This is a predicted structure of a 128-nucleotide RNA (FMN riboswitch aptamer (RFN element)) from Kineococcus rubinsiae. The sequence was found by an Rfam model in a public genome assembly. It matches the Rfam family "FMN riboswitch aptamer (RFN element)". From the family's description: The RFN element is a highly conserved domain that is found frequently in the 5'-untranslated regions of prokaryotic mRNAs that encode for flavin mononucleotide (FMN) biosynthesis and transport proteins. This element is a metabolite-dependent riboswitch that directly binds FMN in the absence of proteins. In Bacillus subtilis, the riboswitch most likely controls gene expression by causing premature transcription termination within the 5' untranslated region of the ribDEAHT operon and precluding access to the ribosome-binding site of ypaA mRNA.The FMN riboswitch structure, reported in present an FMN-bound six-stem junction, adopts a butterfly-like scaffold, stapled together by opposingly directed but nearly identically folded peripheral domains.

[in-house]
RNA sequence: ACGCGUGCUCCGGGGUCGGUGAAAACCCGAACCGGCGGUGACAGUCCGCGAGCCCUCGCCUCGGCGGGGGCUGACCCGGUGGAACUCCGGGACCGACGGUGACAGUCCGGAUGAGAGGCAGCGCGCGG
Numbered sequence: 001a002c003g004c005g006u007g008c009u010c011c012g013g014g015g016u017c018g019g020u021g022a023a024a025a026c027c028c029g030a031a032c033c034g035g036c037g038g039u040g041a042c043a044g045u046c047c048g049c050g051a052g053c054c055c056u057c058g059c060c061u062c063g064g065c066g067g068g069g070g071c072u073g074a075c076c077c078g079g080u081g082g083a084a085c086u087c088c089g090g091g092a093c094c095g096a097c098g099g100u101g102a103c104a105g106u107c108c109g110g111a112u113g114a115g116a117g118g119c120a121g122c123g124c125g126c127g128g
Stems, first nucleotide, its partner, number of pairs: 002127008010118002016030004031106002033095002035049004044093002052071008075091005097109003
């Protein structure tokens, strides 16, 4: 060097124009966006994970911490190829909760939060 363990840090994108209206970044037309791991080759729509909501158990300094269970979205056709629901072409579809003069993936809020994971960064220990 590298490997294993461990601590801390870091890490999510997107509303612009027009219409209707008393009022819409929420409706209508057009626009824009796509976390993490896996998968014979690159995935928002395949298999999983995360965030969110509900139930529950334990600890406790009563503010939280930890565990278990449940719920939770969406794709087809053609082409290339050894191999692609992942690439190319075409046409579709999906997007928590609370708020808001009017229904929200894109605005505001919980959130200066949480968090999957990472051949991301730094440190420590051991091996080497």